[in-house]
């Protein structure tokens, strides 16, 4: 070089051509409690970069990156 997955809060993942991107842990905030854990409430924070197709893209296409594996 060729092939095949992958890229989504801080970590780990999940859905999806439109309604508000869910989950868990982790984070702050209040409640609880003599006090912390641990329990309950709420909240803040994500599409890997350009481009295409579409009314409409996180999703469908294509390039490029970046990562795992296969292979000679």
């Nucleotide at each position: 070089a060729g092939c095949g997955g992958a890229g989504u809060a801080g970590a780990g993942u999940a859905a999806u051509g439109g309604u508000u991107c869910a989950c868990u842990c982790a984070c702050g905030a209040g409640g609880c409690u003599c006090a912390u854990a641990a329990c309950c409430u709420c909240g803040g924070g994500a599409a890997g970069c350009c481009g295409g197709u579409u009314c409409g893209a996180u999703u469908c296409c294509g390039g490029c990156c970046u990562c795992c594996g296969c292979g000679a």